Model confidence (mean pLDDT): 77 of 100. The RNA shown here (Bacterial RNase P class A) has 353 nucleotides and comes from a Dehalococcoidales bacterium. It matches the Rfam family "Bacterial RNase P class A". It is annotated as a ribozyme. From the family's description: Ribonuclease P (RNase P) is a ubiquitous endoribonuclease, found in archaea, bacteria and eukarya as well as chloroplasts and mitochondria. For this family Rfam cites "Ribonuclease P: unity and diversity in a tRNA processing ribozyme" (Frank and Pace, Annu Rev Biochem, 1998). The sequence is in RNAcentral, with records from ENA. It is recorded under the gene name rnpB.
[in-house]
């Protein structure tokens, strides 16, 4: 200085008036003064929790999830570090990555032919010869994908038929916690799809804060019905426990807690390649309930266009941009949107000392 990688941060300032929302003090009860009020995605609601409630439990079967190893954590489909495949000249990225040799099924068009090789061209050979008969998967077309590849041998032509090297497969050794790696050997060697059915490991109850509690209000612990072979954690079965179980028919739609201290934040220190964890010390950061966190102005600011001056850096004018969007039980994680702006480390080029 150009093009890149990979990760972080920021994501508007100030004052002025009018305004909302929840905490507190004063109050002459009408109000005054004080304090605190959206984010990196508060979003989609897609994964995993935690809280509640279903009285409780345990097998089976259905039926969803997850799928290279080892680690992190309350969990996860996430995070770390690590194999192996692939991709880039590098930095660096991606990956639904268990099994296709248990079975079942698919494999479009084109092609002889899509898996037990029904041989279309073409090669050998033979005959009664424009033809038919057998060999033959080396060649040629065809597709996405063609029956290991290469190369020598060998043969009528060929052909793992046969040798060497490779790729694959199995089996021993050796290193690794492993995923796999590396050597050595043995039979010539088996197409692809599991994001088709399956198989295999291994997880999983449902319903959600409008969950749920409890005052108030309201009448009803009422009647009448059904069942006892019933009911009682999605579907569906089975055993244990439990119980009266459900259904008809009317009233309240108010407040209170749940509700913000919490697998929280932030500094320093320990282990740890990391993801993370222990320790000490600090801090408190919105909680509405038809939902507040907002309107307006005016400076400044960041940035772009054009002019104007300057040799440049840069000063001055004038117009535009300033995003994505916004709590509603709470966390952890993905995704997906985001004007512009900023900072580290790294890679491959050029140029100059």
């Nucleotide at each position: 200085u150009a093009a890149g990688u990979a990760a972080a941060u920021c994501g508007g300032g100030u004052g002025g008036c009018c305004g909302c929302u929840c905490c507190u003090u004063c109050u002459u009860c009408g109000g005054a003064g004080g304090g605190a009020g959206a984010g990196g995605a508060a979003a989609g609601u897609c994964c995993g929790a935690g809280c509640u409630c279903c009285a409780c439990c345990g097998g089976g079967c259905a039926g969803g999830g997850u799928g290279c190893u080892g680690g992190g954590u309350a969990a996860c489909a996430c995070c770390c570090a690590g194999g192996a495949g692939g991709g880039g000249c590098a930095a660096c990225c991606c990956u639904a990555c268990g099994g296709a040799a248990a079975g079942u099924g698919c494999c479009a068009c084109a092609g002889a032919a899509a898996a037990u090789a029904c041989a279309c061209c073409g090669c050998c050979c033979g005959c009664u010869a424009u033809g038919c008969g057998g060999g033959u998967a080396a060649g040629g077309g065809u597709g996405a994908a063609a029956a290991g590849g290469u190369g020598a041998g060998g043969c009528a032509a060929g052909a793992g038929c046969u040798c060497a090297c490779c790729g694959g497969c199995g089996g021993c050794c050796g290193g690794g916690u492993g995923a796999c790696c590396g050597g050595c050997u043995g039979g010539c060697u088996u197409g692809g799809c599991a994001a088709a059915c399956c198989c295999c490991a291994u997880c999983c109850g449902g319903a959600g804060c409008a969950a749920g509690a409890c005052c108030a209000a309201a009448u009803a612990g009422a009647g009448g019905g059904a069942c006892a072979a019933a009911g009682g954690a999605c579907g569906c079965c089975c055993g244990g426990c439990c119980u009266g179980u459900c259904c008809c028919g009317g009233g309240u739609u108010g407040g209170u807690c749940g509700c913000u201290u919490g697998a929280c934040c932030c500094u320093u220190u320990c282990g740890g390649c990391a993801a993370c964890g222990g320790a000490a010390g600090g801090g408190c950061u919105a909680g509405a309930u038809a939902g507040a966190u907002g309107g307006c102005c005016a400076c400044c600011g960041u940035u772009c266009u054009u002019c104007c001056g300057g040799a440049a850096a840069c000063g001055g004018a004038a117009g535009g941009a300033u995003a994505c969007a916004g709590a509603a039980c709470u966390c952890g994680g993905c995704u997906u949107a985001u004007a512009g702006a900023u900072u580290u480390a790294c890679u491959u080029g050029g140029c100059u000392c």